[in-house]
RNA sequence: GCUUCAUUGGCCCAGCCGGUAGGGCAACUGAUUCGUAAUCAGUAGGUCGGGGGUUCGAAUCCCCCAUGAAGCU
Numbered sequence: 001g002c003u004u005c006a007u008u009g010g011c012c013c014a015g016c017c018g019g020u021a022g023g024g025c026a027a028c029u030g031a032u033u034c035g036u037a038a039u040c041a042g043u044a045g046g047u048c049g050g051g052g053g054u055u056c057g058a059a060u061c062c063c064c065c066a067u068g069a070a071g072c073u
Base pairs, nucleotide, nucleotide: 001072002071003070004069005068006067007066010025011024012023013022019056027043028042029041030040031039049065050064051063052062053061
């Protein structure tokens, strides 16, 4: 330098044949307990790495950039 893949709440992931985002863990509140843990119930937290484009509508399609990983030279 070239090619491919990945980037989604604090962490790990799903959703990627376009119709305005879900799960697990963690956190918080309540119940339970003499108390803690465990268990049960509930709550809050992300507009999807950044920018632009296509579209009535983009996490999803296209382009550029950033970061990380792998391969080639």

Predicted 3D model of a 73-nucleotide RNA (transfer RNA) from Caloramator quimbayensis. Its mean pLDDT, the model's own confidence on a scale to 100, is 82. Its Rfam family is "tRNA". Rfam links the family to the GO term triplet codon-amino acid adaptor activity. RNAcentral holds the sequence, with entries from ENA. Taxonomically the source falls in Caloramator (Bacteria, Bacillati, Clostridia, Eubacteriales).